[in-house]
């Protein structure tokens, strides 16, 4: 890389060093950036997937498994904006027209694609 599963409207900040980008496919938008982008380091927060603990509760002769719950040491991720909006698919509400259709704002739902986590290879 590639497959499989789960989540993806919440959450979360500051110094130092750098010195123009970023905003995670692609394309159009919007958006953040010298009141300092990306990146690198300290410190710190959010979260809670894996794991090591604690508690209940089921199951077992046990050992262990299986489910919730708490906690957050230890692996990971993360600290603008809905995965920033939309694009495929279906289909609703409004309003205006050149009127039985078209354009325009709003919302829902589904895929597709990203992103993390575990696992498998």
């Nucleotide at each position: 890389c590639g497959c499989u599963u789960a989540u993806c409207a919440a959450g979360a900040a500051a110094g130092g060093c750098a010195g123009a980008g970023g905003g995670u496919a692609a394309u159009g938008g919007c958006c953040c950036g010298a009141u300092g982008a990306a990146g690198c380091c300290u410190u710190g927060a959010c979260a809670a997937c894996c794991u090591a603990u604690u508690u209940c509760a089921g199951u077992u002769c046990a050992c262990g498994c299986u489910g919730a719950a708490a906690a957050a040491a230890g692996g990971u991720g993360c600290c603008a904006a809905c995965u920033c909006c939309a694009u495929c698919c279906a289909a609703g509400u409004a309003u205006a027209c050149a009127a039985u259709g078209u354009a325009u704002a709003c919302a829902c739902g589904g895929a597709c694609a990203g992103a993390u986590a575990a696992g498998u290879c």
This is a predicted structure of a 121-nucleotide RNA (SAM riboswitch aptamer (S box leader)) from an uncultured Bacteroidota bacterium. It matches the Rfam family "SAM riboswitch aptamer (S box leader)". From the family's description: The SAM riboswitch is found upstream of a number of genes which code for proteins involved in methionine or cysteine biosynthesis in Gram-positive bacteria. Rfam links the family to the GO term regulation of gene expression. It was read from a public genome assembly, where an Rfam model found it.